This is a predicted complex of two RNAs, RNase P RNA and transfer RNA, with 454 nucleotides together.
It holds a member of the Rfam family "Bacterial RNase P class A". Rfam describes the family as follows. Ribonuclease P (RNase P) is a ubiquitous endoribonuclease, found in archaea, bacteria and eukarya as well as chloroplasts and mitochondria.

[in-house]
RNA sequence: CAGGUUGGCUGGAUGGCCGCGGGCACGCAGGGCCCGAGGAAAGUCCGCACACUACAGGGCAGCAUGCCGGGUAACGCCCGGAAACGUGUAAACGUUUGGAGCAGGGCCACAGAAAGCAUACCGCUCUUCAGAAGUGUAGAGUAAGGGUGAAAUGGUGGUGUAAGAGACCACCGACGGGUGCAGUAAUGUGCCCGGACAGGCAACCCCCAUGCGGUGCAAGGUCAAGCAGGAGAGAAGUCCUUCACGGACGGGAACGGCCCGUUUCCCAAUCAUCUCCGGGUAGACCGCUUGAGCGGAUGGGUAACCAUCCGCCUAGAUAGAUGUUCAUCCAGGUGGGAUCCCCACCAGACAGAAUGCGGCUUAUAGGCUGACCUGGACU
RNA sequence: UGGGGUGUGGCCAAGCGGUAAGGCGCCUGACUCUGGAUCAGGAGAUCGAAGGUUCGAAUCCUUCCGCCCCAGCCA
Numbered sequence: 001c002a003g004g005u006u007g008g009c010u011g012g013a014u015g016g017c018c019g020c021g022g023g024c025a026c027g028c029a030g031g032g033c034c035c036g037a038g039g040a041a042a043g044u045c046c047g048c049a050c051a052c053u054a055c056a057g058g059g060c061a062g063c064a065u066g067c068c069g070g071g072u073a074a075c076g077c078c079c080g081g082a083a084a085c086g087u088g089u090a091a092a093c094g095u096u097u098g099g100a101g102c103a104g105g106g107c108c109a110c111a112g113a114a115a116g117c118a119u120a121c122c123g124c125u126c127u128u129c130a131g132a133a134g135u136g137u138a139g140a141g142u143a144a145g146g147g148u149g150a151a152a153u154g155g156u157g158g159u160g161u162a163a164g165a166g167a168c169c170a171c172c173g174a175c176g177g178g179u180g181c182a183g184u185a186a187u188g189u190g191c192c193c194g195g196a197c198a199g200g201c202a203a204c205c206c207c208c209a210u211g212c213g214g215u216g217c218a219a220g221g222u223c224a225a226g227c228a229g230g231a232g233a234g235a236a237g238u239c240c241u242u243c244a245c246g247g248a249c250g251g252g253a254a255c256g257g258c259c260c261g262u263u264u265c266c267c268a269a270u271c272a273u274c275u276c277c278g279g280g281u282a283g284a285c286c287g288c289u290u291g292a293g294c295g296g297a298u299g300g301g302u303a304a305c306c307a308u309c310c311g312c313c314u315a316g317a318u319a320g321a322u323g324u325u326c327a328u329c330c331a332g333g334u335g336g337g338a339u340c341c342c343c344a345c346c347a348g349a350c351a352g353a354a355u356g357c358g359g360c361u362u363a364u365a366g367g368c369u370g371a372c373c374u375g376g377a378c379u
Numbered sequence: 380u381g382g383g384g385u386g387u388g389g390c391c392a393a394g395c396g397g398u399a400a401g402g403c404g405c406c407u408g409a410c411u412c413u414g415g416a417u418c419a420g421g422a423g424a425u426c427g428a429a430g431g432u433u434c435g436a437a438u439c440c441u442u443c444c445g446c447c448c449c450a451g452c453c454a
Base pairs, nucleotide, nucleotide: 001375002374003373004372005371006370007369008368009367010366012329013328014327015326016325018323020036021035022034023033024032038350042361043360045359046358047357048356049355050216051215052214053213057260058259059258060257062212063211064210065209066208067081068080069079070078071077082097083096084095085094086093087092098207099206104205105204106201107200108199121146122145123142124141125140126139127138129136130135154172155171156170157169158168159167173197175194176193177192178191179190180189181188182187220286221285222284223283229277230276231275232274233273237249238248239247240246250266251265252264253263254262255261279453280452281451293312294311295310296309297308298307299306300305330348332346333345334344335343336342337341380450381449382448383447384446385445386444389403390402391401397434405421406420407419408418409417427443428442429441430440431439
């Protein structure tokens, strides 16, 4: 210098005219001052706070997660690490990882002898029969070789045999048990012993471990305004006590899957509760924005992140404000003059808060910047 | 704002691990003087998009896209 990988930040600035929402802020009007979108406000895919329900308690079902360690309020998120596979010359990136030999079931189409407990299509070998022979028929043995398939029971060498085969032997591999060292651990790396060998799928059921009660700000609370109620479903009470109160058993209902459990109703009345049809209202205030908050410094930690100190206050609408235009500048592109520079035109992305927060995912023109890799040139 | 459902030829739809049924419609032929009806034959889908699991995906998993539905309070 060229090409590439990866992380972080930013994503127009200032002012004027005319407007919009909120606050100071009051009875009204006018005027003034202050504040007024985002990194994703989006998708609503996860996790919390908060509120109601019962201080959300036990079990079942259901759902989610799944190598190890750490971070966090929590997570399916983040950080660091391990193993395997793949892409790339490399930097780096992507995917997977509880359990399939000791809980069990299921599936593996077609092809193939055989797809998980058994078997043999071609081939090889022996025997019988036929034949002069090549060869053919029948029976038996085999799993070396071929063939099928995504996947076929480990590899090399030897012994052995009619031919063969873990049938047997040696070494290696896989697997199991024990153990030394390093590491918190996953795991890595050695040693010893056993050992003829065991297919795949758990993003199929399932097993193991861990977590989760449900509903969501239209949660929920206070006030105001207005109206008209009707129909249906619907249980069972008994005993103790002189009566009442109370208690036991039983039954109904509610607790937004079920049971336990809790609360409540039932001693005869259409009461509790539920369903359906109809009616009224679409108002005000609180919740509502000061918070796991933002910025800076110091310290701890490889990092995610945490601690301490200082400073700051930064939208709260309710059909929903945050806009339009002009000027100057900023960085960019194109063209022209020209090579210090000037002029003209174009264009500045994705997008738009609605209880709040932490993540993930998706959309995003351009600009700035850290680290690293490869190639070339020069010193 | 919150919650739920759904997507398969032009239309309606079955299939839920083994290579996409069926009906209406469309095209061609037969029948008819012609049309309809009827009969025979045929075309048309890579299952909303992308990535993954698997030997194999419409089907299982993840992300995105489109469409549809529901709702508060009083009594």
The coordinates come from a structure-prediction model, not an experiment, and the mean pLDDT is 76.